A computed fold for a 573-nucleotide part of an RNA from a Candidatus Omnitrophota bacterium, annotated as small-subunit ribosomal RNA, 5' domain. It was read from a public genome assembly. It matches the Rfam family "Bacterial small subunit ribosomal RNA".
[in-house]
Context: one part of a larger RNA
Order: sequence, then structure tokens, then C1' cells
RNA sequence: GAGUGAACGCUGGCGGCGUGGAUUAGGCAUGCAAGUCGAGCGAUCCUUGCUUGAGCCUUACUGGAGUGCUUGCACAAAGGUAAGAGGAUAGUGCGGGAUAGCGGCAAACGGGUGAGUAAUGCGUGAGGAAUUUUCCUCGAAGUCGAACAUAGCUUCGUGAAAACGGAGGUAAUAUUCGAUAGUUCCUAAAAUUCGCAUGUUUUUUAGGAUAAAGGUGGGGACCUUCGGGCCUAUCGCUUUGAGAUGACCUCGCGUCCUAUCAGCUUGUUGGUGGGGUAAUGGCCUACCAAGGCGUUUGACGGGUAGCUAGUCUGAGAGGAUGGUUAGCCACACUGGGACUGAGACACUGCCCAGACUCCUACGGGAGGCUGCAGUCGAGAAUCUUUAGCAAUGGGCGAAAGCCUGACUAAGCGACGCCGCGUGCAGGACGAAGGCCUUCGGGUUGUAAACUGCUUUUGUUAGGAAAGAAAGGCUCACUACCUAAUACGGGUGAGAUUGACGGUACCUGACGAAUAAGCCACGGCCAACUCCGUGCCAGCAGCCGCGGUAAUACGGAGGUGGCAAGCGUUACUC
Repeated sequence: GAGUGAACGCUGGCGGCGUGGAUUAGGCAUGCAAGUCGAGCGAUCCUUGCUUGAGCCUUACUGGAGUGCUUGCACAAAGGUAAGAGGAUAGUGCGGGAUAGCGGCAAACGGGUGAGUAAUGCGUGAGGAAUUUUCCUCGAAGUCGAACAUAGCUUCGUGAAAACGGAGGUAAUAUUCGAUAGUUCCUAAAAUUCGCAUGUUUUUUAGGAUAAAGGUGGGGACCUUCGGGCCUAUCGCUUUGAGAUGACCUCGCGUCCUAUCAGCUUGUUGGUGGGGUAAUGGCCUACCAAGGCGUUUGACGGGUAGCUAGUCUGAGAGGAUGGUUAGCCACACUGGGACUGAGACACUGCCCAGACUCCUACGGGAGGCUGCAGUCGAGAAUCUUUAGCAAUGGGCGAAAGCCUGACUAAGCGACGCCGCGUGCAGGACGAAGGCCUUCGGGUUGUAAACUGCUUUUGUUAGGAAAGAAAGGCUCACUACCUAAUACGGGUGAGAUUGACGGUACCUGACGAAUAAGCCACGGCCAACUCCGUGCCAGCAGCCGCGGUAAUACGGAGGUGGCAAGCGUUACUC
């Protein structure tokens, strides 16, 4: 001099873009952070169209128990018939909505942190003739027949709760069994291509093994038990080949300090048989052999540490570093374990043990912020318990859509970088005041006042974006699909969708108005005088200042430097 995820002191106008728990991987109240599909399934509830039409009520015609008495006149209950209002109940629909449960997919991504790890890691370059890959793309073939359950539900019971048990009965794209079978797999045999080797590619023959599920839209003939079959489109399902993507494994090289760590090792090193895995392998096991690594090419041990692209510095070589962003790895209260699944030994899944916290009827239960906010603690020190899914991306879904603390935005902090402003022009042989003075004057200083101008910023008023294109909807056309003018597909047009936000931006009005500090001034090092103090008080990065004329302490005036910052401290080059 440059730099920082900085902190502290003094000061502080605005905007843009970034950035913000580095310490206790310490403990956590509260809310949210992973759901979705009713076009897989049976139920349940609400609503609605059609059909059905109970009790009750009203009216009309009857009816006449009875009542009043003036004894032939009135009033009149039950019941019956017809009509109307009303709508219980039940059925059905080509209706609509909601959803606890079963089922499918997702939850292994996204997000956080760096404790562990010096190599089962990372980086780079190879290999897998030793492997797997849900969803996706392209190609081939198929999708037949049956059956047993179970949740929900009903009912009974236990428990304070969490939750659990018995009985009955029900559905499926849940589960199981059977059929069919080839380009798939296995065994055996023969030939063949290629390879560094174990081997591998292709072809043929014989034998053996394993599949499946339906949903939705539309429809002219034909059949029909009136449910549908059948046809067609689409979404699925099964087998298989290829691709893409992801994952796994192996090897070469590189990857901090320490010899006051010199010997280390018994599944250890290798082989054979067996097991296990998607797959190689002491990965595991039995037996056999006695090996394997190492002394400057440092085994083993100890310490420290996530690694890289990068970042900082430096002319470079190099040194230091790994925060944000991106890639990889590891971890999820601590330790261990497996289950499900294409994928986990799984942050907001399960089981066991432990520590801690909470509830309890003392029998027993519940929990895991190293997700986003937030809180306590420790600390020099690090933010809002915000808005929205409008965009981008992700999950599910045919779609509408739903979910998304990913993300997009806003908020807080001069924490950093960048930009802007705090006015501009004129104005005295120079006001006042301050300071100095050799008392003449000098300086602050065109600085101020004063005159004229401007309005960035600010306040206020008006206008006002881009970020939105898709998707679905409506209409039109159609050389596609099809038996079809239907459905679907394609093309075009229209209306619709913005959290930020009435924000950015533009225009008008007002008025110099709302806006400057910090450090230094002995030398290094740009910038000097006075007063106070008197080896005191104090300063100080180094040299060193201060003991009565201190340019070095404290104050003032002046000057220098940087500037919304300026200094100090810490660390790196």
C1' cells in the first nucleotide's frame, strides 16, 4: 500500500447492487417449511334435476255422536269421498361439491450446517470384458381367466391420555393363483468375431424358467341378460432392445505439521471351497500357506483440517485463504440397527439404548430448528416470529388446480462496493467577531452579509410501466387420427392472470430550501502559532516528547488529508 462475513469510538442526507451467527454441531416457547391424485377404489356427507309421493293441513260434498231450547228450528265432534297445498321417505341421473380410509406417485429432491474425516474424502485422468438406473425418449410384442383377504364402516370392550383389542361384513390400478411366450434369462453343445488377460461378440440346436390392470372421452352399423359387448382416441399396465440421466465400484497422480512417533500388522498378506451384493473384492466364513507395509519415496502413531472451482495479495514466482455463488463429500439430540423402495441405512420415517425437556389419574406416554422467522445463553459481534406463489424451478394430477419459509419480493444494519447531493455566479484596496501581532498591521477571507440564478435531492399534486408468456376458456379453420361432420391433435383470433406497487419512471408547483464530519499537523509524513501545565497531568507505531518560553501533553485559532464517512484494533499478502 491492498484486502476483510469484521468489531469498537466519533459522526451520519439519499439511492442501486451485494452481504449479515465466524463464538456454544449449546438449549429451544410458537407458527409455518411435503404433499397430491375422486379420471384407481368402496363408503360417508352436502347440494341439485327427474320419478315416488307418507303423516299433517285447507277447501268442497257428505256424515251426524251430541248441544241449545221457543219441539222443529239452529249449532255441530268423530268418520267417509274428491281436490289442492305441502313435501317425509325411497329410487335414479349422462349432475355438482367435500373428504377420513385403502391404493398410486412423491416424500432419497429442494433447504441447513461443517461436528467428524489426512482418506471408504476431494481434484484430475483412465477403466467397469465386474454393475444398476423410478420417471423420460425411440423401437418391438402383449394386456386372457379366476380367487382369498383387509382398512374404512357397524357393533362390543380396555385406557387419564397416547393408543389398542374382539366379532361381523365390503372395494380396487391392493394381494394371490392359473393360462399364453419371444428378440429375455438359465443349463448343455457346436461354430465364429474381437481383446493385454480373466474373457467377449454373433449365430444355431436341445431342455427349462418367469408377465400384465384397468381408468376416461366419443360413437355408426351389429349383438345384448339393457349393465354392456363391439369400434375408436387417449392415459395407464406387462415383457424386452437402445438411448438419456442418476448412482455404485476399481486404478494412476496430486492433497498440512510432527522422528521429542521407527518399527507396524493376525482377517493381518495371498490361495481354495462356500456365503453375500446390482456388481468386483477378506466384504464375510471354513481350511491352507506365512505373508504384507516401512526408515528422508517416512509405515504406524500424535496434532490440525471438510475438499475444489475460486478469493486476497504480489511485477511474477510464490504466500495466505476456502464466507457468499457453483460442484463433490459428511452429518441431522448422542450411539447402534435394519425395514420400505428404482434410489436411504432416510433432517421434519421406524426400532433399540443413552442424556435432556414436557404431560400423567404414577399404570404409562410425547419430543428433537446444523429448514424459515423468532427466543434464551455465551460472546467484541451478525437481521423481520413480514408479503406472495405474479415470475423461475420442483412434487402430484388428463386438466383445472393444490402444495412449495425453494424462490421472488419487501423490512432491518454505512457491513461492503458504486453513484448523487449538501448549491452556482457576482460581491470590499477587504464589515463585525475570533486569533496572532514587532501595535504599523496580518489572517480567517469572496469567506459572510448583499444581489441575481438554478432545483439534482426534498415536500406536495397529477400521470404511469416492463417484468405476462404460457396454460385453461370461447370462436373460427383444418391436408392429421378415425367408420365418423364425434372425441382428440394442429393453426389463428379474442377476453383472462402482478406479491412487489400506484413502486420504478415522467410532468407540474414550492423554496437555498432538508443535508458535514472525522483524523492529523517533531521526524518518518502533507500541514504552525498562542495559552495552560511544569518529568506532573499526559502522549507514543519506531525514534522519542514533558523537570517554566513544549510546533510532540490539554485547549484555542489556523493549516493539511480523506469525506457520508473518518480514525483505532485484529488478521492476511